[in-house]
Predicted 3D model of a 73-nucleotide RNA (transfer RNA) from Candidatus Saccharibacteria bacterium RIFCSPHIGHO2_12_FULL_47_17.
The prediction has a mean pLDDT of 82.
Rfam family: tRNA. It is annotated as a transfer RNA.
Order: sequence, then structure tokens, then C1' cells
RNA sequence: GCCGAUAUAGCUCAGCUGGUAGAGCAGCACUUUCGUAAAGUGAAGGUCGGCGGUUCGAAUCCGCCUAUCGGCU
Repeated sequence: GCCGAUAUAGCUCAGCUGGUAGAGCAGCACUUUCGUAAAGUGAAGGUCGGCGGUUCGAAUCCGCCUAUCGGCU
């Protein structure tokens, strides 16, 4: 230098051919217990890596850039 993959909640990851963003774990509150753990219930938490474009509508499609990983030279 070229090609490819990945980037979504604190962490690990879903999100089917565009249509109001989810799960598990962690953390918080409550129940239970003399107390802790375990268990159960509930709420909260993300402008979907950045900037543009297409579209009535973009995490999703297109372009460029950034970061990480892999391959080729």
C1' cells in the first nucleotide's frame, strides 16, 4: 500500500429482506433471612464508533474517516 471482518447499555452479545432499540450478567431498589449468600420481583441504564448521502423513515443501504483484528505484498 491492497483486501476482508468487527464497532450496539458498565461487560458479553442479539437485532430476520429499512418502520418507535433488546437479552444475559453486573450495578440499584424491594421481598425473603437474626444477618450474609442464594432465590424472586421491579425500575433504571444506549443520540447504535465519527461525518455526510439516499429515503416519508437508517443500527440496518451508499461514500469517506477513525479504532481493533486477520490476510496479501